[in-house]
RNA sequence: GAGGGCAUAGCUCAGUGGUAGAGUACAUGCUUAGCAUGCAUGAGGUCCUGAGUUCAAUCCCCAGUGCCUCCA
Numbered sequence: 001g002a003g004g005g006c007a008u009a010g011c012u013c014a015g016u017g018g019u020a021g022a023g024u025a026c027a028u029g030c031u032u033a034g035c036a037u038g039c040a041u042g043a044g045g046u047c048c049u050g051a052g053u054u055c056a057a058u059c060c061c062c063a064g065u066g067c068c069u070c071c072a
Stems, first nucleotide, its partner, number of pairs: 001071001003069005010024004018055001026042005048064003052060001
């Protein structure tokens, strides 16, 4: 320098044009003499940034940034 992939909750990851979910972690309550486990509830997201297409974009197009991989 050229190609490919990834970026979504604190962490690990789903999702796929129609107001975003799980596991784990966190908080509260129940259970216990107490702790752990278990159960229930809750909080937590400018879906990397910008622009475009669209009635509508996390999703599609383009550019940028960072990371991974591969070729040279």
The RNA shown here (transfer RNA) has 72 nucleotides and comes from Vicugna pacos.
The coordinates come from a structure-prediction model, not an experiment, and the mean pLDDT is 83.